Predicted 3D model of a 388-nucleotide RNA (Bacterial RNase P class A) from an uncultured Pirellulaceae bacterium. It was read from a public genome assembly, where an Rfam model found it. The coordinates come from a structure-prediction model, not an experiment, and the mean pLDDT is 77. The model forms 92% of the base pairs in the Rfam consensus.
RNA sequence: CAGGUCGAUUGGAUGUUCGCUGGUUGCCAAACUUUGGCGACGAGAGGAAAGUCCGGGCUCCGCAGAACGGGAUGGUCGGUAACACCGACCGGUCGCAAGACCAGGGAUAGUGCCACAGAGAACAGACCGCCGAACGGCUUCGCUCCGGCGAAGACGCGUGGCAAGGGUGAAACGGUGAGGUAAGAGCUCACCAGCGACCGGGGUGACCCGGUCGGCUCGGUAAACCCCAUUCGGAGCAAGGCCAAACAGGAAGGAUGUGGUGGUUCGCCACGCUUGACUUCCGGGUAGGCUGCAGGAGGUUUCAGGCAACUGACGCCCUAGAUAAAUGAGCAUCGGUCGAUCCCGCGCGGAUCGCUCACAGAACCCGGCUUACAGAUCGACCUGAAUA
Numbered sequence: 001c002a003g004g005u006c007g008a009u010u011g012g013a014u015g016u017u018c019g020c021u022g023g024u025u026g027c028c029a030a031a032c033u034u035u036g037g038c039g040a041c042g043a044g045a046g047g048a049a050a051g052u053c054c055g056g057g058c059u060c061c062g063c064a065g066a067a068c069g070g071g072a073u074g075g076u077c078g079g080u081a082a083c084a085c086c087g088a089c090c091g092g093u094c095g096c097a098a099g100a101c102c103a104g105g106g107a108u109a110g111u112g113c114c115a116c117a118g119a120g121a122a123c124a125g126a127c128c129g130c131c132g133a134a135c136g137g138c139u140u141c142g143c144u145c146c147g148g149c150g151a152a153g154a155c156g157c158g159u160g161g162c163a164a165g166g167g168u169g170a171a172a173c174g175g176u177g178a179g180g181u182a183a184g185a186g187c188u189c190a191c192c193a194g195c196g197a198c199c200g201g202g203g204u205g206a207c208c209c210g211g212u213c214g215g216c217u218c219g220g221u222a223a224a225c226c227c228c229a230u231u232c233g234g235a236g237c238a239a240g241g242c243c244a245a246a247c248a249g250g251a252a253g254g255a256u257g258u259g260g261u262g263g264u265u266c267g268c269c270a271c272g273c274u275u276g277a278c279u280u281c282c283g284g285g286u287a288g289g290c291u292g293c294a295g296g297a298g299g300u301u302u303c304a305g306g307c308a309a310c311u312g313a314c315g316c317c318c319u320a321g322a323u324a325a326a327u328g329a330g331c332a333u334c335g336g337u338c339g340a341u342c343c344c345g346c347g348c349g350g351a352u353c354g355c356u357c358a359c360a361g362a363a364c365c366c367g368g369c370u371u372a373c374a375g376a377u378c379g380a381c382c383u384g385a386a387u388a
Stems, first nucleotide, its partner, number of pairs: 001384010012334007020044002023041008046359001050370002053368005058236004062271001065269001068267002070232005075089005090104001091102004105227002110225002112221003127166002129162003135156002138153006174192006193217001195214008240291004249282004262274003298317003302313004335357002338354006
């Protein structure tokens, strides 16, 4: 200097004019504990407010049950209120590497699936091939008692052996080498991988390293059903609480008396409680106000512990609360990206002009994850080249 990986911050600034909402406070007026007016002080959208995918705080429902169904999670150890989140590590895949990713228990409980191609897709299998021998005739050689006998070679053909070589396929029942064989095969042997048993060392652990022995080796898929381990009441601020106001009940069928029926916040069951016995149809009233509603598992400097996530201690700070939905608009200057023109000491330098300035708006709150994002700034690490 170039390329790459990981992480963090910011995402317009200043001044002025007008305007909106809440809080504290002073004065005034009405009015009855509220409303309005005029001041002062001070505050007013996010890193994702989005998605509504997880976990909770909080509120309510009788208990929240080792029942059954159903759901969730899935390496180990820590963190946290908790989690499917975060941190560190283990194993695996990809990458030269920094690093990134993993729905990461079980295929020897069982069932299912692996298209097409291929001989054959899990106790499989012979398409092309390799080998032997019987028969048939042919060629060559040797012997001969001239009838024949023996050997070798190639061909034809019923039959036997092989799964090493080639082919098909995403994947073919260990790999390399040697011996052996008619030709071959873990058939045997050496080394290696895998599996099993036993032992030693390291680690909290998942696991890792090493040694001895052995049959030689019995696929993949569970993000298929399933099995195993752990775990789970539910509904949700439109929860819930308070105040005010208004109304109107009617018809039909069935069933039937507290030992029963209905109800009881996933379904079903059980317990407990409750009950004026249920079901269908027609019709009426209310949907207004206040609260919940922001001091919190809150933020933050420093110090200590910890590899880290994070925890603790002292100190400092208070940072929207709307309800058809406030937090805005104009002007000026500066700034950033891009483009054009000009200048120059040629350095993404300087000047002028123009355009433009991302994704996007709280609604009970918090901890996460996922997605979107013009531009600007910073740091650490990896690779390559060059210079000293």